[in-house]
Molecule: transfer RNA
Organism: Candidatus Aenigmatarchaeota archaeon
RNA sequence: GCCUCGAUAGCUCAGCUGGUAGAGCGACUGCCUUGUAAGCAGUAGGUCGAGGGUUCGAAUCCCUCUCGAGGCU
Numbered sequence: 001g002c003c004u005c006g007a008u009a010g011c012u013c014a015g016c017u018g019g020u021a022g023a024g025c026g027a028c029u030g031c032c033u034u035g036u037a038a039g040c041a042g043u044a045g046g047u048c049g050a051g052g053g054u055u056c057g058a059a060u061c062c063c064u065c066u067c068g069a070g071g072c073u
Base pairs, nucleotide, nucleotide: 001072002071003070004069005068006067007066010025011024012023013022019056027043028042029041030040031039049065050064051063052062053061
């Protein structure tokens, strides 16, 4: 220098061909318990890496850039 993959909640990751962003764990509240843990119910938490473009509509499609992993030379 070139190619491929990845970047989404505090963490690990889904989101199947464009149509209001989710799960598990964790945090918080309540129930239960003499109390804690476990269990059950619920709540909060996201400018979807950045900037443009296409579209009525973009996490998703196109372009550029940043960062990470791997490969080739």